[in-house]
Context: one part of a larger RNA
RNA sequence: GGGCGAACGCUAGCGGCGUGCCUGCGACAUGCAAGUCGAGCGGGGUGUGAGGCUUCGGCUUCGCACCUAGCGGCGAACGGUCGAGUAACACGUAAGCAACCUGCCCCGAAGACCGGGAUAACAGCUCGAAAGAGCUGCUAAUACCGGAUGUGCCCACGAAGAGGCAUCUCUUCGUGAGUAAAACCCGCAAGGGGCUUCGGGAGGGGCUUGCGGCCCAUCAGCUAGUUGGUGAGGUAAUGGCUCACCAAGGCGUCGACGGGUAGCUGGUCUGAGAGGAUGACCAGCCGGACUGGGACUGAGACACGGCCCAGACUCCUACGGGAGGCAGCAGUCGGGAGUCUUGCACAAUGGGGGAAACCCUGAUGCAGCGACGCCGCGUGCGGGAUGAAAUCCUUCGGGACGUAAACCGCUUUUGUCUGGGAAGAAGACAGUGACGGUACCAGACGAAUAAGCCCCGGCUAACUACGUGCCAGCAGCCGCGGUAAAACGUAGGGGGCGAGCGUUGCCC
Numbered sequence: 001g002g003g004c005g006a007a008c009g010c011u012a013g014c015g016g017c018g019u020g021c022c023u024g025c026g027a028c029a030u031g032c033a034a035g036u037c038g039a040g041c042g043g044g045g046u047g048u049g050a051g052g053c054u055u056c057g058g059c060u061u062c063g064c065a066c067c068u069a070g071c072g073g074c075g076a077a078c079g080g081u082c083g084a085g086u087a088a089c090a091c092g093u094a095a096g097c098a099a100c101c102u103g104c105c106c107c108g109a110a111g112a113c114c115g116g117g118a119u120a121a122c123a124g125c126u127c128g129a130a131a132g133a134g135c136u137g138c139u140a141a142u143a144c145c146g147g148a149u150g151u152g153c154c155c156a157c158g159a160a161g162a163g164g165c166a167u168c169u170c171u172u173c174g175u176g177a178g179u180a181a182a183a184c185c186c187g188c189a190a191g192g193g194g195c196u197u198c199g200g201g202a203g204g205g206g207c208u209u210g211c212g213g214c215c216c217a218u219c220a221g222c223u224a225g226u227u228g229g230u231g232a233g234g235u236a237a238u239g240g241c242u243c244a245c246c247a248a249g250g251c252g253u254c255g256a257c258g259g260g261u262a263g264c265u266g267g268u269c270u271g272a273g274a275g276g277a278u279g280a281c282c283a284g285c286c287g288g289a290c291u292g293g294g295a296c297u298g299a300g301a302c303a304c305g306g307c308c309c310a311g312a313c314u315c316c317u318a319c320g321g322g323a324g325g326c327a328g329c330a331g332u333c334g335g336g337a338g339u340c341u342u343g344c345a346c347a348a349u350g351g352g353g354g355a356a357a358c359c360c361u362g363a364u365g366c367a368g369c370g371a372c373g374c375c376g377c378g379u380g381c382g383g384g385a386u387g388a389a390a391u392c393c394u395u396c397g398g399g400a401c402g403u404a405a406a407c408c409g410c411u412u413u414u415g416u417c418u419g420g421g422a423a424g425a426a427g428a429c430a431g432u433g434a435c436g437g438u439a440c441c442a443g444a445c446g447a448a449u450a451a452g453c454c455c456c457g458g459c460u461a462a463c464u465a466c467g468u469g470c471c472a473g474c475a476g477c478c479g480c481g482g483u484a485a486a487a488c489g490u491a492g493g494g495g496g497c498g499a500g501c502g503u504u505g506c507c508c
Base pairs, nucleotide, nucleotide: 001508002507003506004505006504007503008502009501010500013377014376015375016374017373018372019370020369021335026333027332028331030330031329032328035074036073037072040071041070043068044067045066046065047064048063049062050061051060052059053058081288082287083286091212092211093210094209095208096207097206100204101203102202106200107199108198109197110196111195113147114146115145116144122137123136124135125134126133127132152179153178155176156175157174158173159172160171161170162169163168184193185192186191214260215259216258221251222250223249226248227247228246229245230244231243232242233241263285264284265283266282267278268277269276270275290311291310292309293308294307313324314323315322316321341367343366344365345364349363350361351360352359353358380410381409382408383407391400392399393398415445416444417443418442419441420440424435452497453496454495455494456493457478458477459476463492464491465490466489467488473480474479
């Protein structure tokens, strides 16, 4: 000098764009953050239309519209958050490898036949304070089960061909065994939506090698599933991943093992560069979800707002027993030098569901708060002396503040008020804006509403007076102060920067 997710002091007019718990991965009141589909299914409810019966109270059948707990489907593995752990193929990069999976979407090929038994809801009964649970009975499906078919797929065998030294691999054909589905839903229909199998597409899981990036040798030896083999189990899949048996290996001063610290990167800051420091915001990857462990479901999880067990903590209780997990968005307490609103909207973009209408979405879009940062604007402009007054200095003559003020003229950014008023909207048409009556435009008024902070001994730009008297105090270093202090305090004057200015901390 530059930089910062900053803090502190004094000060403060406006706008735009960014940005805001770096500390306790401490604990959390309250609300919201993941639902949706009635065009899969049987019920229930409300309203309503028509018919039948009627003792005029009503009962009953069929239909339509809407709502919906339950069964079922898809989603809930995304999105959002945090950085605890991790020194590791976790990350980055380059080159490769084989033993894999793939819901939804798109493209292509083929198919969808015949049957069956349940169960929630519901009804009845029972237990419980509650959370909830049990028994009996009834019922549906795109829920579940059996059989058929097999374009295909898989396995076995055979044949031919290709690659290869070979083990073997691939392609085609044939034979045999195995292996699907919802004859579903809407619609008068046309048609639309779905279902099954296979292939492709796109995505994901895994492995290897090298390279890259911390500290300590006051850590020197480490290792029994350890290293390898055979066989088996397990997984979507290779593999000591796991197991049985066998061998005795494997790693290490090119730093094993141990300890400490740490998410990694694109980047960011600095620097002429080399380098050093750093990893907030944004983006990619990884890891975590009260602590520890476990599996279930599923295309995908060992699953933040799912389940089970244990633990700590908190809450409810009728004391028998139950409930919970903000490192989602707000917000609270605590910790701290220190970090925001319990806001608006799904209008846009994106996501989930749905045929659609649409619903949901604290993702997101916006608004609010904070000079936290960057950028922009303003606090007026011109004239104005015989140089007013006050104040300060003085050699008492005067000098300074100083065109500064007053005063005269002008302007109106900003401000206040009035009027107008968007784009952002894309959806065949129509309709649809949280922001927002915002931005912006026009008019009216009136210099009006708007300047501070630090410094003035040298470094370093800017000096006098008074007070004080090694006191009170200053101070980044050198150093000032003990009676004339440009170094302390105040004043006048001056210098620097300016809605900021200084100080502290940290990095180059």